Context: one part of a larger RNA
RNA sequence: CUGGGCGUAAAGGGCGCGUAGGCGGUUAUUUAAGCAAGAUGUGAAAGCCCAGGGCUCAACCUUGGAACUGCAUUUUGAACUGGGUGACUAGAGGACAGUAGAGGUGAGUGGAAUUUCCUGUGUAGCGUGGAAAUGCGUGGAUAUAGGAAUGAACAUCAGUGUCGAAGGCGACUCACUUUACUGAUACUGACGCUGAGGUGCGAAAGCGUGGGGAGCAAACAGGAUUAGAUCCCCUGGUAGUCCACGCCGUAAACGAUGUCUACUAGCCGUUGGGUUCCUUGAGGACUUAGUGGCGCAGCUAACGCAUUAAGUAGACCGCCUGGGGAGUACGGCCGCAAGGUUAAAACUC
Numbered sequence: 001c002u003g004g005g006c007g008u009a010a011a012g013g014g015c016g017c018g019u020a021g022g023c024g025g026u027u028a029u030u031u032a033a034g035c036a037a038g039a040u041g042u043g044a045a046a047g048c049c050c051a052g053g054g055c056u057c058a059a060c061c062u063u064g065g066a067a068c069u070g071c072a073u074u075u076u077g078a079a080c081u082g083g084g085u086g087a088c089u090a091g092a093g094g095a096c097a098g099u100a101g102a103g104g105u106g107a108g109u110g111g112a113a114u115u116u117c118c119u120g121u122g123u124a125g126c127g128u129g130g131a132a133a134u135g136c137g138u139g140g141a142u143a144u145a146g147g148a149a150u151g152a153a154c155a156u157c158a159g160u161g162u163c164g165a166a167g168g169c170g171a172c173u174c175a176c177u178u179u180a181c182u183g184a185u186a187c188u189g190a191c192g193c194u195g196a197g198g199u200g201c202g203a204a205a206g207c208g209u210g211g212g213g214a215g216c217a218a219a220c221a222g223g224a225u226u227a228g229a230u231c232c233c234c235u236g237g238u239a240g241u242c243c244a245c246g247c248c249g250u251a252a253a254c255g256a257u258g259u260c261u262a263c264u265a266g267c268c269g270u271u272g273g274g275u276u277c278c279u280u281g282a283g284g285a286c287u288u289a290g291u292g293g294c295g296c297a298g299c300u301a302a303c304g305c306a307u308u309a310a311g312u313a314g315a316c317c318g319c320c321u322g323g324g325g326a327g328u329a330c331g332g333c334c335g336c337a338a339g340g341u342u343a344a345a346a347c348u349c
Stems, first nucleotide, its partner, number of pairs: 004320003007303002012317001014201004021194003025088007033081002035077008049065006091191001092188002096183005103177007110154001115149007125136002163168001206247006215241002220236004258316006266294012278281001298305002322349003331342004
């Protein structure tokens, strides 16, 4: 290089945007770079191959031919790919009218609950657990009623429901902003797909500065359990969890399934639209964009997947190549650090 793969055996980048590159709709005409055919020159000799010849044969030597699949020049061809020019509308995209949504950002508001404080009633226990103890309580706790304060999270609605590229998103109101879907006609006219580098976003934990701190709770302390108990259980409790700004850049970042396009039996739910029918209903039929359950062909090692493919094909990217050593060492880059990323070898089985 050819070849084989990536749901679970090694292997899909966490997810977008996008540069170079790769690939690219219909049609007319042109060109002749790719492509095809012919001709000429060249493609040393030896070797390989074929037919002869010489050593008694063979190896070996030797003669002739073929081959040298290549390159250059030239003459043609024009289907396909590429280039030029013109046209088109089925891909793609604006404009218009609707619909949907926990999509995002900012500001404000609300009620329930926990905790703390104040006041009243009230008295000896409360709390916890398998059982207890630590703990709280006559300086009046727990319970109960009223009031106040503060922080965080938003019960019911709630649904294999919605939205978002992913991470993720759930009280209510307002403002700004984004996306998807549907409809019907006019418009632009291939403007497209993918995407090495690059760039942006990216749960939780963690870090820096300044706030905040109700509950929960690493660390830590005490009580139990136990042979021991650096655990599980209990009583406490600090970082943290929350906010603003800045960093970190990783996850079983999972559908363990890259993105885009086309095609390939059906059936049953559900969400958002549209069309239509009548017997106008908690209705039926069709269609479209999602989201689920089954199931044929086909695929698969099997499990299973099956119009939301892991089927049949195409375009582009990423990745894999026995286990351990090791996602480690060294070096580079990034980071305040923690560390991240790129990424071996010896040795061993």
A computed fold for a 349-nucleotide part of an RNA from an uncultured prokaryote, annotated as small-subunit ribosomal RNA, central domain.
The prediction has a mean pLDDT of 87.
RNAcentral holds the full RNA, with entries from ENA.